[in-house]
RNA sequence: GGGCCCGUAGUAUAGUGGAUAGUAUACAGGGCUUCGGACCCUGCAGCCCGGGUUCAAAUCCCGGCGGGUCCG
Numbered sequence: 001g002g003g004c005c006c007g008u009a010g011u012a013u014a015g016u017g018g019a020u021a022g023u024a025u026a027c028a029g030g031g032c033u034u035c036g037g038a039c040c041c042u043g044c045a046g047c048c049c050g051g052g053u054u055c056a057a058a059u060c061c062c063g064g065c066g067g068g069u070c071c072g
Base pairs, nucleotide, nucleotide: 001071002070003069004068005067006066007065010025011024012023013022018055027043028042029041030040031039048064049063050062051061052060
């Protein structure tokens, strides 16, 4: 330098153009418990950036940035 794949809460991950963006864990509050753990309830928190297509984009297209992998 070129090809391919990936980028979504603190972390991990799902998401087939119309769902309130889901789940687990972490964290905070409450319940339970003699205390703690486990368990139950609630809360907090997210689509890498810019542009385009579309009535509608996390999703499709283009560019950029970052990561992985292969080739040279």

The RNA shown here (transfer RNA) has 72 nucleotides and comes from Hydrothermarchaeales archaeon (SeqCode). Rfam family: tRNA. About the family: Transfer RNA (tRNA) molecules are approximately 80 nucleotides in length. The prediction has a mean pLDDT of 81. The RNAcentral record of the sequence draws on ENA.